[in-house]
RNA sequence: CCAGGCGGCCGGAUGGCCGCGCGCGGGCAAUGGGGAAACCCGUCCGCGUGAGGAAAGUCCGGGCUCCACGGAAGUACGGUGCCGGUUAACGGCCGGCGGGGGAAACCCCAGGGAAAGUGCCACAGAAAGCAAACCGCCCGCCGUCCGCGGCAGGCAAGGGUGAAAGGGUGCGGUAAGAGCGCACCGCGUCUCCGGCAACGGCGACGGCACGGCAAACCCCACCGGGAGCAAGACCGAGUAGGGACGGCACAUGGCGCACUUCCGCGCCGCCGUCCGGGUGGGUCGCGCGAGGCGUCCGGCGACGGGCGUCCCAGAUGAAUGGCCAUCCAUCGGCGCGGUUUCGGCCGCGCCGGGGACAGAACCCGGCUUACAGGCCGCCUGGCGCC
Numbered sequence: 001c002c003a004g005g006c007g008g009c010c011g012g013a014u015g016g017c018c019g020c021g022c023g024c025g026g027g028c029a030a031u032g033g034g035g036a037a038a039c040c041c042g043u044c045c046g047c048g049u050g051a052g053g054a055a056a057g058u059c060c061g062g063g064c065u066c067c068a069c070g071g072a073a074g075u076a077c078g079g080u081g082c083c084g085g086u087u088a089a090c091g092g093c094c095g096g097c098g099g100g101g102g103a104a105a106c107c108c109c110a111g112g113g114a115a116a117g118u119g120c121c122a123c124a125g126a127a128a129g130c131a132a133a134c135c136g137c138c139c140g141c142c143g144u145c146c147g148c149g150g151c152a153g154g155c156a157a158g159g160g161u162g163a164a165a166g167g168g169u170g171c172g173g174u175a176a177g178a179g180c181g182c183a184c185c186g187c188g189u190c191u192c193c194g195g196c197a198a199c200g201g202c203g204a205c206g207g208c209a210c211g212g213c214a215a216a217c218c219c220c221a222c223c224g225g226g227a228g229c230a231a232g233a234c235c236g237a238g239u240a241g242g243g244a245c246g247g248c249a250c251a252u253g254g255c256g257c258a259c260u261u262c263c264g265c266g267c268c269g270c271c272g273u274c275c276g277g278g279u280g281g282g283u284c285g286c287g288c289g290a291g292g293c294g295u296c297c298g299g300c301g302a303c304g305g306g307c308g309u310c311c312c313a314g315a316u317g318a319a320u321g322g323c324c325a326u327c328c329a330u331c332g333g334c335g336c337g338g339u340u341u342c343g344g345c346c347g348c349g350c351c352g353g354g355g356a357c358a359g360a361a362c363c364c365g366g367c368u369u370a371c372a373g374g375c376c377g378c379c380u381g382g383c384g385c386c
Stems, first nucleotide, its partner, number of pairs: 001382010012327007020050009032041003052357001056368002059366005064228004077224005082096005097111001098109004112219002117217002119213003134159002136155003140151004167185006186208001187206004192201003232284004242275007253268005291310008328355001330353010
């Protein structure tokens, strides 16, 4: 210098003018204004403070709140799924194991069980699950126009189909073949060793039985009450509706007392006062928290602990903004200088451009997705120079 891998960080700066939310202080305005009430506050000045790494998607886990609930076990349903750890918890994270990719740094994996059972394996192919024989190979017999054809058997090496064809490579063996025999690899069983474990290793035995699919049913283990700040609590008009009491009215009517007739009983109306629940409205919930920063200790790490320090948005038509100037990262073009492996790289100047994705709304831990441009550190490989 080039190619690549991993981790962390930033997300324009300064100044001027105008403006906004919240908090605090001061002046003015009081017999104050709005409103039924609850409750809310005007104006001027000053000070402080005011979005994010994802505030996003709302996918997973928790806090908090209300509802339900005697305990334990089980059924159903849903979720998770190698092992160990971490945590408030998790499907997150860390460390390891196994498998796959890469030359390497490193990356990826829903990664329990298929000898409990059921089911499925399209197309192609002779055969797809108590395997099978299309082409082919081979012994024998018969025929022959000497190319081969037919019959009866043996075989599964080679070809072909397929995602998958009942171990692989090699040597021996054979008529041709075949774990038929042997060696190595794979697979299974057993003993021993290492490891908390997943698992790994040595050895012996077995000639190979047990194809794949569980993001198919299923089996096993573990986890799981429901709803969400429009949760929920409090304060509290009118109208409509409910209840109590009182007054007035009361039928020749309607409804109910199973049905019909008669009798009887009750209710149905209006006005007033009071009561309770709810809607609109208002206040709280609502910012000290699994909190940030620094440092030390333990741990490979996720993380845990100690000490010090800081207080850091709380809106509810919803503030966190707009304009200007200067500068800056950086991009394009041109020019100059240095260097070169002639591809480029580094530095300077001029002109022009130029800052993305996106915005809290109860809070927190993750995951995922979006993002102009840039910075830092570590590592792998290659080339050159000292």